[in-house]
RNA sequence: GGGCGCGUAGCUUAGCUGGUAGAGCAGGCGACUCUUAAUCGUCAGGUCGUAGGUUCGAUCCCUACCGCGCCCACCA
Numbered sequence: 001g002g003g004c005g006c007g008u009a010g011c012u013u014a015g016c017u018g019g020u021a022g023a024g025c026a027g028g029c030g031a032c033u034c035u036u037a038a039u040c041g042u043c044a045g046g047u048c049g050u051a052g053g054u055u056c057g058a059u060c061c062c063u064a065c066c067g068c069g070c071c072c073a074c075c076a
Stems, first nucleotide, its partner, number of pairs: 001072007010025004019056001027043005049065005
């Protein structure tokens, strides 16, 4: 330098042919318990890596860039 894959909540991740994002763990509150743990209920938490483009509408399609990983090539 070239190619491919990944980036979504604090962490691990789901998301179908584009129709406005869910789960588990962790966290707050409550129930239960003499208390804690466990269990159960409930609540909150997301500019979907960044910036543009297409579209009535983008996590999803297109372009560039950033970060991580893998492969190939080049130089010494």

Predicted 3D model of a 76-nucleotide RNA (transfer RNA) from Geobacter sp. Its mean pLDDT, the model's own confidence on a scale to 100, is 80. Its Rfam family is "tRNA". Rfam classes the family as a transfer RNA. The organism belongs to Geobacter, within Bacteria.